[in-house]
The part of an RNA shown here (small-subunit ribosomal RNA, central domain) has 348 nucleotides and comes from a metagenome. Its mean pLDDT, the model's own confidence on a scale to 100, is 89.

Context: one part of a larger RNA
RNA sequence: UUGGGCGUAAAGGGCGUGUAGGCGGCACAUCAAGCCUGAUCUGAAAGGGUUCGGCUCAACCGAACGAUUGGGUGAGGAACUGAUGAGCUUGAGUUCACAGGGGGAAGCUGGAAUUCCUGGUGUAGGGGUGAAAUCUGUAGAUAUCAGGAAGAACACCCUAGCGAAGGCGAGCUUCUACUGAUGGACUGACGCUGAGGCGCGAAAGCGUGGGGAGCGAACAGGAUUAGAUACCCUGGUAGUCCACGCUGUAAACGAUGUGCACUAGGUAUAGGUUGCGGAGAGUGAUCUGUGCCGAAGCUAACGCGUUAAGUGCACCGCCUGGGGAGUAUGCUCGCAAGGGUGAAACUC
Numbered sequence: 001u002u003g004g005g006c007g008u009a010a011a012g013g014g015c016g017u018g019u020a021g022g023c024g025g026c027a028c029a030u031c032a033a034g035c036c037u038g039a040u041c042u043g044a045a046a047g048g049g050u051u052c053g054g055c056u057c058a059a060c061c062g063a064a065c066g067a068u069u070g071g072g073u074g075a076g077g078a079a080c081u082g083a084u085g086a087g088c089u090u091g092a093g094u095u096c097a098c099a100g101g102g103g104g105a106a107g108c109u110g111g112a113a114u115u116c117c118u119g120g121u122g123u124a125g126g127g128g129u130g131a132a133a134u135c136u137g138u139a140g141a142u143a144u145c146a147g148g149a150a151g152a153a154c155a156c157c158c159u160a161g162c163g164a165a166g167g168c169g170a171g172c173u174u175c176u177a178c179u180g181a182u183g184g185a186c187u188g189a190c191g192c193u194g195a196g197g198c199g200c201g202a203a204a205g206c207g208u209g210g211g212g213a214g215c216g217a218a219c220a221g222g223a224u225u226a227g228a229u230a231c232c233c234u235g236g237u238a239g240u241c242c243a244c245g246c247u248g249u250a251a252a253c254g255a256u257g258u259g260c261a262c263u264a265g266g267u268a269u270a271g272g273u274u275g276c277g278g279a280g281a282g283u284g285a286u287c288u289g290u291g292c293c294g295a296a297g298c299u300a301a302c303g304c305g306u307u308a309a310g311u312g313c314a315c316c317g318c319c320u321g322g323g324g325a326g327u328a329u330g331c332u333c334g335c336a337a338g339g340g341u342g343a344a345a346c347u348c
Base pairs, nucleotide, nucleotide: 003320004319005318006317007302008301012316014200015199016198017197021193022192023191025088026087028085029084030083031082033081034080035077036076037075039073040072041071042070049065050064051063052062053061054060091190092187093186094185095184096183097182098180099179100178103176104175105174106173107172108171109170110154114150115149116148117147118146119145120144121143125136126135161168162167205246206245207244208243209242210241214240215239219235220234221233222232257315258314259313260312261311262310265293266292267291268290269289270288271287272286273285274284275283276282297304298303321348322347323346330341331340332339333338
C1' cells in the first nucleotide's frame, strides 16, 4: 500500500458556514460521452502458450493456431449514468395563521447577602483551629439598632428549557435570531456532504483605559512537621468585573462527525395539534424534543439498543506498536506567553 478500523484498546476535526470536488427525487423527449453489439485497420518478427512435424531422443529447429487483455475508424442499440430541452411535487425552501423557550444584544429597575463609613445601645472580649497562634479590641471591638456607600452574584423553581458548539439563570422594555406541530398558498430538486477559505469559540493569559465589595495565584506571617518552599489559620497583590482589541487552546466529552432511510415494545417528562368527555377533571391518537428500561441485532467485554455502538447509502476528518515527542527543524500565526503543521537517529 491493500485491508482493517476510530464510545472505553491508536484513531471523530472544539463548533458552524460555505468554495472546489464527490454524491443526488419522480416522469417524458432528444443526443450518444460512459456502456453494449457486431464489422474493419492496427497491435512487426523473434520469444512465451497449445497442437503437429524434422534431427535415433532431448536441447535445438520448423509450421499452424491462439494470445497480444490495447489503440483507431465507421455502423448499430438506448436499460442505467451523463448532457440538453420541457415538466411534476413527495426532498428542500418561502409566506400566513398558532405556540414555545436561562438563544443573542442594548437599556432601565429590584431584593437578600457581604464589606466599609457615620451615629445610638452596650462591655470585655472577638476571631480562628484538631489544638493553637499570628490577627483584632478599653483610642470601645464582637453583638445589636438606624442611616449611608460600593462592587459582584442572582437561593428555591430544575432528572426540565434554549443554543451549532463554547455556553445561557432576578424582573421589565426594545431590537434580533431560532424551533415545533397542524392547516392553507407559493417556488419547483433550488438537495446532502464538504479539502482549502471565512466566522464563532470556556477558563487562564496579554494590550489600553476604567472599576475593585467578596474571593484570591504570587507574596508575608502563624501553625503542623524530622523538614513543610504544602495541606490548616490570619492577611494579601495580580486576577476575577466593565469597554475595546488580541490569544485560539481544554477530560472544547455523549471521550460517539454530518445527513438520509429502514428495523419490537414499555415508561416518564417538555412543547404543539387532535379525538372522547361538559369549554372541566381525566383518558386516547399523533408530531417534535429530553431521559430511563429493554426484542432482534451488534460488541473483546462493559454495554449500545428508533436520541444505535443495529441494518444500509453519501461525503468529510482521523488511526497504523511503546518510548524518543507533540520534541527538533523548516514554514506560518501571535505584542508576548505560545499556537498550527510536524520528523528522524537511537532504544525496547
Overview: The full RNA is in RNAcentral, with records from SILVA.